Transfer RNA from Mesorhabditis belari, 71 nucleotides, folded computationally.
RNA sequence: UUGUUGGUGGUUCAGUGGUAGAAUGCUCGCCUGCCACGCGGGCGACCCGGGUUCGAUUCCCGGCCUGCACC
Numbered sequence: 001u002u003g004u005u006g007g008u009g010g011u012u013c014a015g016u017g018g019u020a021g022a023a024u025g026c027u028c029g030c031c032u033g034c035c036a037c038g039c040g041g042g043c044g045a046c047c048c049g050g051g052u053u054c055g056a057u058u059c060c061c062g063g064c065c066u067g068c069a070c071c
Stems, first nucleotide, its partner, number of pairs: 002069003006065002010024004018054001025043006047063005
């Protein structure tokens, strides 16, 4: 320089045009003589800008960050 993977709660990952899910985390409650375990409730996210579309996390273009390959 060129090509290419990925960017989603605090963390690790799903999802894929129609209100975004799990685990873990934090918090509250139940249980217990107390703690732990277990059970239930709550909190919390689509990297940025533009385009297409009735509707974009998803498709397209550009940018940023990151990994890989080539030179």
It matches the Rfam family "tRNA".